Record summary
Predicted 3D model of a 1395-nucleotide RNA (small-subunit ribosomal RNA) from an uncultured bacterium. It matches the Rfam family "Bacterial small subunit ribosomal RNA". The RNAcentral record of the sequence draws on ENA, Greengenes and SILVA.
RNA sequence: AGAGUUUGAUCCUGGCUCAGAAUGAACGCUGGCGGUGUGCCUAACACAUGCAAGUCGAGCGAGAAAGCUCCUUCGGGAGUAAGUAAAGCGGCGGACGGGUGAGUAACACGUAAGAACCUGCCUUUUAGUGAAGAAUACCUUCGAGAAAUCGGAGUUAAUGCUGCAUACGUCCCUUCGGGGAGAAAAGUGGCUUUUAUGCUACUGCUAAAAGAUGGGCUUGCGGACUAUCAGUUUGUUGGUGGGGUAAAGGCCUACCAAGACUAUGACGGUUAGCCGACCUGAGAGGGUGAUCGGCCACAUUGGGACUGAGAUACGGCCCAGACUCCUACGGGAGGCAGCAGUGGGGAAUAUUGCGCAAUGGGCGAAAGCCUGACGCAGCAACACCGCGUGGAGGAUGAAGGUUUUAGGAUCGUAAACUCCUGUUAGUUGGGAAGAAAAACUUUUUUUUAAUACAAAAAAGUCAUGACGGUACCAGCAGAGAAAGCACCGGCUAACUUCGUGCCAGCAGCCGCGGUAAUACGAGGGGUGCAAGCGUUAUUCGGAAUAACUGGGCGUAAAGGGUGUGUAGACGGUAUGUUAAGUUUGUUGUUAAAUCUUCCGGCCUAACCGGAAAACUGCAAUGAAAACUGGCAAACUAGAGGAUGAGAGAGAGGAGUGGAAUUCCCGGAGUAGCGGUAAAAUGCGUAGAUCUCGGGAGGAACACCAAUGGCGAAGGCAGCUCCUUGGCUCAUUUCUGACGUUGAGACACGAAAGCGUGGGUAGCAAACAGGAUUAGAUACCCUGGUAGUCCACGCCGUAAACGAUAAUCACUAGAUGUUAGUCUGGCUUGCCGGAUUAGUAUCGUAGCUAACGCGUUAAGUGAUUCGCCUGGGGAGUACGGUCGCAAGGCUAAAACUCAAAGGAAUUGACGGGGGUCCGCACAAGCGGUGGAACAUGUGGUUUAAUUCGACACUACGCGAGGAACCUUACCUAGGCUUGACAUGUAUUUGACCGUCAUAGAGAUAUGACUUUCUAAGUUUCGGCUUAGACAGAUUCACAGGUGCUGCAUGGCUGUCGUCAGCUCGUGUCGUGAGAUGUUGGGUUAAGUCCUUUAACGAGCGCAACCCCUGCUAUCAGUUGCAAUUGUCUUCGGAUGGAGCACUCUGGUAGGACUGCCUGGGAAACCAGGAGGAAGGUGGGGACGACGUCAAGUCAUCAUGGUCCUUAUGUCUAGGGCUACACACGUGUUACAAUGGCCAGUACAGAGGGCAGCGAUACCGCGAGGUGGAGCAAAUCUCAGAAAGCUGGUCUAAGUUCGGAUUAGGGUCUGCAAUUCGACCCUAUGAAGUUGAAAUCGCUAGUAAUCGCGUAUCAGCAACGACGCGGUGAAUACGUUCUCGGGCCUUGCACACACCG
Repeated sequence: AGAGUUUGAUCCUGGCUCAGAAUGAACGCUGGCGGUGUGCCUAACACAUGCAAGUCGAGCGAGAAAGCUCCUUCGGGAGUAAGUAAAGCGGCGGACGGGUGAGUAACACGUAAGAACCUGCCUUUUAGUGAAGAAUACCUUCGAGAAAUCGGAGUUAAUGCUGCAUACGUCCCUUCGGGGAGAAAAGUGGCUUUUAUGCUACUGCUAAAAGAUGGGCUUGCGGACUAUCAGUUUGUUGGUGGGGUAAAGGCCUACCAAGACUAUGACGGUUAGCCGACCUGAGAGGGUGAUCGGCCACAUUGGGACUGAGAUACGGCCCAGACUCCUACGGGAGGCAGCAGUGGGGAAUAUUGCGCAAUGGGCGAAAGCCUGACGCAGCAACACCGCGUGGAGGAUGAAGGUUUUAGGAUCGUAAACUCCUGUUAGUUGGGAAGAAAAACUUUUUUUUAAUACAAAAAAGUCAUGACGGUACCAGCAGAGAAAGCACCGGCUAACUUCGUGCCAGCAGCCGCGGUAAUACGAGGGGUGCAAGCGUUAUUCGGAAUAACUGGGCGUAAAGGGUGUGUAGACGGUAUGUUAAGUUUGUUGUUAAAUCUUCCGGCCUAACCGGAAAACUGCAAUGAAAACUGGCAAACUAGAGGAUGAGAGAGAGGAGUGGAAUUCCCGGAGUAGCGGUAAAAUGCGUAGAUCUCGGGAGGAACACCAAUGGCGAAGGCAGCUCCUUGGCUCAUUUCUGACGUUGAGACACGAAAGCGUGGGUAGCAAACAGGAUUAGAUACCCUGGUAGUCCACGCCGUAAACGAUAAUCACUAGAUGUUAGUCUGGCUUGCCGGAUUAGUAUCGUAGCUAACGCGUUAAGUGAUUCGCCUGGGGAGUACGGUCGCAAGGCUAAAACUCAAAGGAAUUGACGGGGGUCCGCACAAGCGGUGGAACAUGUGGUUUAAUUCGACACUACGCGAGGAACCUUACCUAGGCUUGACAUGUAUUUGACCGUCAUAGAGAUAUGACUUUCUAAGUUUCGGCUUAGACAGAUUCACAGGUGCUGCAUGGCUGUCGUCAGCUCGUGUCGUGAGAUGUUGGGUUAAGUCCUUUAACGAGCGCAACCCCUGCUAUCAGUUGCAAUUGUCUUCGGAUGGAGCACUCUGGUAGGACUGCCUGGGAAACCAGGAGGAAGGUGGGGACGACGUCAAGUCAUCAUGGUCCUUAUGUCUAGGGCUACACACGUGUUACAAUGGCCAGUACAGAGGGCAGCGAUACCGCGAGGUGGAGCAAAUCUCAGAAAGCUGGUCUAAGUUCGGAUUAGGGUCUGCAAUUCGACCCUAUGAAGUUGAAAUCGCUAGUAAUCGCGUAUCAGCAACGACGCGGUGAAUACGUUCUCGGGCCUUGCACACACCG
């Protein structure tokens, strides 16, 4: 010191949350020791039991008992205990100490002052202390009562009580001469003495003066919330007389007066003991008021007095209430908020301990007694502080865990192991300080007549310890007995594996979890703190998030709707004075403790002690006089008045004008009018609308008119008059601060609404009807009432907005406009200049989150008022107040969310705009959708109908060939290291091939046949070892078209062959971003030119590549055929020379807006020439950044996961070909531009050896026989068809159409039933041009015609991919539909409008 969280991203506003410190804490897990502190925050709830205040015989009288000793008549007595205990009278103390915080908002507390008071014991001083008397408790006795207790009679004492005497002070009265009143108690020691006195010392007592201490009283100032409490008060405020008190005082009383307090908050309500201080904070502040200390209040609740120096008395009294206890029912007793302790309440808070040894207190002369004050101990990790749980070495980097890419990595020098140390705990022994006064003895001094007594000092003696055999010290043994808790997605230090699968769960905020979770649970590892660690609660901080220090209000929350003005706040220039504020010095006080600094004591620290500083405050007093204030007397620059001009929808009242609407009357006139996108309701033949004339009535004022004027705002508009407010300019002059703002208050205040009475033409909530619509309580139409208008009275609100309070001052300008004034030039009606007051646009500095504002500030300053503090709940409820009502003003909380919001940015989107393009529309040609069939899909069915593909971008798609195979599916039968690969170990020697049997087959069984290489050895038969190959067995593993295309690679589709997509540097912006890439032109094109805070560059476009169109050249067989020979049916065939031509296929050329004309700044465009080809010549390949979690795990590859005698693999059969139906894509048609028959012409590109297959022959035909030629510019498939010529059919379900079905065949193949193609004969269905809707195509294109190929044994091919033949029509144009590009605009969208 900050961080997270609103967004796709950004800046801001703003809330929420976190990190820190703290606690009288509690809870969870864990827990070794010590020191020092702290410990009912809740029920001021109720309390059993014990203790907490007594003491004095040196004030007084009386006075036991047990025990012991002695005597005894055995009944008892005496002595001692003992003048003791217990009790009484009397004195002092029980008013302190200790507890608690209920009450109290108050002179209760704090602080600083004050005057009208009291003060026991203590200190100092003065003067006294004489002489008498009467009672009474205890006790004795009698009596009452259950008890508590009480009564009668009798005896007695005092420092108890009552008089008397005396009176230096004292008090009262006073004529200042004086007069009057009022006291007392003795005790002890010493000496002396005949009793009794006397003397003396000390302690008492009385009166008085003073001090000290303590207390009572008064006052200034200070510290809670609430106005949803605004008025309170009758002893109330004051006076006089009287009373009362220790004392002033309405403290009390009688009379008199009518005051007193209050917006600077009275009165009321709620809460609360106050302070020193404590916690936090940089501070200012905020919160708290435990322990310690000061004050106050209280003592079961309420009231009251007595005694006393002091109480209205915690452990005193009386009365009343509640509660508890005892009781013989008649009566009595009690008060833990003292210390322990109990119950209860509660999340929660300790022992019915020891001691008066120390400190302090009461009494006493003292010894001493009493003391739950206090000192100690016990319990509690409740807090703070300190220590320990071991140290060094130790790599096989052990085992084991975890993980892994399987190599390793990590826990980890950690452990084991070796060598040490000995804190704490344990045990044995020693062992403090805290204790010195007092007392007694002696000595000295003082006092005294005194060697008594007393006091002081010194020395000595005798003691006295609860804690506690504690602290501390030493010995002994032994690493032995001693570590946990939370966290690990970001904030926030720390990461992996498994499990789970929006489940279980986590979470302070954001948020994790839906099959690869670093966020859940567990393991491993790590991080943090540590005898604790976390959680919860609370406080401050962070939060400048209540802003004094230190915030804001145009749009984020926030300027009152506007003015007038009271209190208040603030206030011009100069002089004098004062000293309230202000500044400064001094003095007093600010208790101690605490905090800070220094020093010191416990081993250290916490803790404790000493000193200093500080306590920022208050009061008194002295000084200063600048500033603020007060007073005095001035000034004119603020403000206002006078005078002279000016503009204006400023206000109120009265009158008046024309246009228009509607209605009424009359004329003329006829069938419609009106209304809408289109209609209908409505009006009209009873005469409308339209038109002409006349009249009635109400409301509003066209043009002028404006960015214009006036007004405080709301607002104000025909014209005239009357009354009236404000403003501006100019001149000199007058008053002399008269000013600004303004809580309350008062006034004004659009529209709507309300009351009473008028008025009502038009318009028009409500309402009615008609339309629209799924509906239409709306938008549209036809009507229509309140209302709108006037008068009077209420209401008091609006996006009452400039979303911008008022006033004053200062701070660049430019341009309009309104109302003035002064002035220059002159062309006398124009052009300027200066200066006021308004109003508007742009803009500098500056400000702002940005947008923007910018002399009319949202700039820079000053004064005053109002208002804001997250969103919702809510401008709501309750209360108050105003109102006739409607409602207005004032104005919360519970609860809930983590956002809500402002400005700007990039996209996407818009039934926004501009612009451009595309067979996108339009213009055309031909189709689909209707029929039959083919094919694919859905659905259904099935044992299975394997799987995938689903808008465009799935559906003749994967499949460019499902009868078996394919094949992934189903049924059945088999196999299990496997159908296939590699390796290991053992074993065999073959394997292959042929045949037979069983079986549906896989398979099984049997027979026949059968090894090789190298080395060693050998009896040359063989054997052993190693290897190759093969079989069997075993272990690793194979295998999977199982799942996930949402884990992936690769490949592909689509936008789209659309013209876009980006980068570097620079510049602009706080930033996201912008610029560049926009603008003006142009292009098929981000193509090019130009402009330009941009300059360049990359991927795309284009070009480079291929085919085709022209030419040249090279080459010339299988191609060609001009020339030439031979033959000829005159078409041609053939041979030889040849490569001219065609052609084939290599290499070159050619086209570049190059040339001309016109336009243009250029780019480029239009036209023309030449040319085979002209403006990209035509076609192909080629697909930017990216989008669709698009498609594919079933081409292939691959992570994870699942199966492993099965989800693998082999086999047979079946299925993928099913069939009520629906859709897509095609084929054939519906016919005459045609069908059929006959004749006849012209291609290109391909294929061919398990192949293409000619001539020839057979068959009606599919085809068969046969085999020439050809691995092909040679042979062959191979007859091209439409076309052309001729004939026939004649408008029909036909000589169209060919489905379907029957029979017979051909071919392929192991096999044609499920399930092939083709041929022949016969059969001859639907269909007569196709609704809504929809597809393709812009030229060699559409349409039409045939040919070929791949796959392939064959074929469901009408498909796909190619080839050539014939060969059109149309495009005005870009309004609309669809898609796309660019610019711009709006946005509350960003999963992005399928929002």